[in-house]
RNA sequence: GGGCCCAUAGUUUAGUGGAUAGAACACAAGGCUUCGGACCUUGGAACCGGGGUUCGAUUCCUCGUGGGCCCG
Numbered sequence: 001g002g003g004c005c006c007a008u009a010g011u012u013u014a015g016u017g018g019a020u021a022g023a024a025c026a027c028a029a030g031g032c033u034u035c036g037g038a039c040c041u042u043g044g045a046a047c048c049g050g051g052g053u054u055c056g057a058u059u060c061c062u063c064g065u066g067g068g069c070c071c072g
Stems, first nucleotide, its partner, number of pairs: 001071007010025004018055001027043005048064005
């Protein structure tokens, strides 16, 4: 330098054009417990950035950024 793939809560992820963006772990509060853990209830928290297509974009296209693999 070239090619391919990936990017969604703190972490791991589901979501292939329209639904309040869903879950697990973690975190916080409460319950339970002598205390803690486990367990139960509740809560907060996310679409990498710009542009485009579309009535509508997390999803499609493009550029960039970051990461991974391969080739030279």
The prediction has a mean pLDDT of 82. A computed fold for a 72-nucleotide RNA from a Candidatus Nanoarchaeia archaeon, annotated as transfer RNA. Rfam family: tRNA. Rfam links the family to the GO term triplet codon-amino acid adaptor activity. Rfam classes the family as a transfer RNA. The sequence is in RNAcentral, with records from ENA. NCBI's taxonomy places the organism under Archaea, Nanobdellati, Nanobdellota, Candidatus Nanoarchaeia.